This is a predicted structure of a 145-nucleotide part of an RNA (small-subunit ribosomal RNA, 3' minor domain) from Candidatus Eisenbacteria bacterium RBG_16_71_46.
Context: one part of a larger RNA
RNA sequence: CACCGCCCGUCAAGCCACGAAAGUUGGUAGGACCCAAAGUCGCUACGCCAACCGUAAGGAGGCAGGCGCCUAAGGUCAGGCCAGCGAUUGGGGCUAAGUCGUAACAAGGUAGCCGUACCGGAAGGUGCGGCUGGAUCACCUCCUU
Numbered sequence: 001c002a003c004c005g006c007c008c009g010u011c012a013a014g015c016c017a018c019g020a021a022a023g024u025u026g027g028u029a030g031g032a033c034c035c036a037a038a039g040u041c042g043c044u045a046c047g048c049c050a051a052c053c054g055u056a057a058g059g060a061g062g063c064a065g066g067c068g069c070c071u072a073a074g075g076u077c078a079g080g081c082c083a084g085c086g087a088u089u090g091g092g093g094c095u096a097a098g099u100c101g102u103a104a105c106a107a108g109g110u111a112g113c114c115g116u117a118c119c120g121g122a123a124g125g126u127g128c129g130g131c132u133g134g135a136u137c138a139c140c141u142c143c144u145u
Stems, first nucleotide, its partner, number of pairs: 003108001005105001008101002011098001013095004018090003023085006031077004039070001041068004047063003052059002111132009
């Protein structure tokens, strides 16, 4: 580049990140229950034993074995938390160009804006209440010259 201006929203295209999502994959700390190795401890001990006592029988003590408590691992169940993926879906951001209209900026051609309700492809429209950050005309008050 100054109205042949500026500019708004839907729609279409591309890219980006994000939200939702049936579900799915993995991680993580626990809970309830089942089962329970090894081991300590406790009880028991028909059985076994050179050392101690005893001449001996036997005793003391110990051991195998048995039982119990605790318990790693394992299993079952219902959940918690974290992360990845996820058909589809929702809006958002950006992009030389596109589609539909023209809402706003001048009184922007219905002044605009705010709140709210309803309606509409979209900007938006209408109703109600509010504001002037409204142009024009007239009047009043105040300030400056």
Notes:
Its mean pLDDT, the model's own confidence on a scale to 100, is 81. The source organism's lineage runs through Bacteria, Bacteria candidate phyla and Candidatus Eiseniibacteriota. The sequence was found in a public genome assembly.